Overview: Fluoride riboswitch aptamer (crcB RNA motif) from a Gemmatimonadaceae bacterium, 67 nucleotides, folded computationally. The source organism's lineage runs through Bacteria, Gemmatimonadota, Gemmatimonadia, Gemmatimonadales and Gemmatimonadaceae. The sequence was found by an Rfam model in a public genome assembly. The model forms 100% of the base pairs in the Rfam consensus. The coordinates come from a structure-prediction model, not an experiment, and the mean pLDDT is 75.
RNA sequence: UUGACCGUGGGCGGUGGAGUUCGCCCCAACCCGUCGUCCCGCGACGACCAAUGACUCCUGCGAUGAC
Numbered sequence: 001u002u003g004a005c006c007g008u009g010g011g012c013g014g015u016g017g018a019g020u021u022c023g024c025c026c027c028a029a030c031c032c033g034u035c036g037u038c039c040c041g042c043g044a045c046g047a048c049c050a051a052u053g054a055c056u057c058c059u060g061c062g063a064u065g066a067c
């Protein structure tokens, strides 16, 4: 320095934290929401859901009702 094996770890799943669990990716990859319009395309504009990948809790935000 290279290869193999074993063990172990990390990142991510459209906005925060934590637990459980599932999936994807691995030193760079995974990942980086949806729809509509304009547009050759790049890109621009508008609208919509959502603090979950899933479940639960906390925090923040929003709506309604009561005191």
Stems, first nucleotide, its partner, number of pairs: 009026005016058006033048006